[in-house]
RNA sequence: AUGCAAAAAAGGCAAACCUGUUGAAAGACAGGGACGCAAAGCUAAAGGGCCUGUAAAAUGGCAGCCAGUUACUGAA
Numbered sequence: 001a002u003g004c005a006a007a008a009a010a011g012g013c014a015a016a017c018c019u020g021u022u023g024a025a026a027g028a029c030a031g032g033g034a035c036g037c038a039a040a041g042c043u044a045a046a047g048g049g050c051c052u053g054u055a056a057a058a059u060g061g062c063a064g065c066c067a068g069u070u071a072c073u074g075a076a
Base pairs, nucleotide, nucleotide: 004074005073012037013036017032018031019030020029021028022027035064041069042068043067047066048065049062050061051060
């Protein structure tokens, strides 16, 4: 130093499900909750893919699918 991920430390996030709100829907937000995560931080026309929707059409949605980008710790 990181296209790496052992230990320890400081911590962080929050799946499914439940309740409420919102939306045509997918989904999102808040509270509870914890399956898990070395980026489960960020990026959605203008990386790909997926979902909803439509006769067809996404400037609708998904970052916890891959990808890009930034970052704590430091054995091999």